About this RNA: This is a predicted structure of a 154-nucleotide RNA (glmS glucosamine-6-phosphate activated ribozyme aptamer) from Abyssicoccus albus. It matches the Rfam family "glmS glucosamine-6-phosphate activated ribozyme aptamer". On this family, see Winkler et al., Nature 2004: "Control of gene expression by a natural metabolite-responsive ribozyme". Its family is annotated with regulation of gene expression and catalytic activity in the Gene Ontology. Rfam's curators write: This entry contains a glucosamine-6-phosphate activated ribozyme that is found in the mRNA for GlmS. GlmS is an enzyme that uses fructose-6-phosphate and glutamine to generate glucosamine-6-phosphate. The ribozyme catalyses self cleavage of the glmS mRNA that is thought to regulate GlmS activity. The coordinates come from a structure-prediction model, not an experiment, and the mean pLDDT is 75. The source organism's lineage runs through Bacteria, Bacillati, Bacillota, Abyssicoccaceae and Abyssicoccus.
RNA sequence: AAUCUAUCAAAAGCGCCAGAGCAAAAUCUAUAAUGCAGACGAGGAGAAUGGUGAUCGAAAAUUCGGCGGAUGCCAUUCCGGCCAUAACGGUCGUAAACUUUAUCUUUAAAACGGGUUGGUGACAAUGCGAACAAAGAGAUAAAGUCCAAUGAUU
Numbered sequence: 001a002a003u004c005u006a007u008c009a010a011a012a013g014c015g016c017c018a019g020a021g022c023a024a025a026a027u028c029u030a031u032a033a034u035g036c037a038g039a040c041g042a043g044g045a046g047a048a049u050g051g052u053g054a055u056c057g058a059a060a061a062u063u064c065g066g067c068g069g070a071u072g073c074c075a076u077u078c079c080g081g082c083c084a085u086a087a088c089g090g091u092c093g094u095a096a097a098c099u100u101u102a103u104c105u106u107u108a109a110a111a112c113g114g115g116u117u118g119g120u121g122a123c124a125a126u127g128c129g130a131a132c133a134a135a136g137a138g139a140u141a142a143a144g145u146c147c148a149a150u151g152a153u154u
Stems, first nucleotide, its partner, number of pairs: 014068004019064001021036003040057003046078007079093004084150002097145010112129002115126004
């Protein structure tokens, strides 16, 4: 140094990469196979099992291509909520029926421009400057829709 075992820590535009790309060296050799890059933020978790393979926009678009993973989506069960509720039904997930419209809230960051440091280089790290989104969620107001029984009210 490699391998094996054990322990700890750590991610979700997250991790890894032998394709393609770029840099270096070389035109010789070999127990040959270096380095760089390979996703910018917003949003997102009731529990279990299975399936599937995951929202939104920004960008001078390699943010190409591949592998793995992931809070997404669907189904079943359990738990929980839904102006009173033991069960059933519907629908959702603690921000807890659904749909539509309007208003408000929810710090965008890279890219870009000017620097500093490191490196032969491709590039990397860091700081300053001024911006620009969409979805989702929440609050308020109005309208509408679906399923199931009892009670209360009119």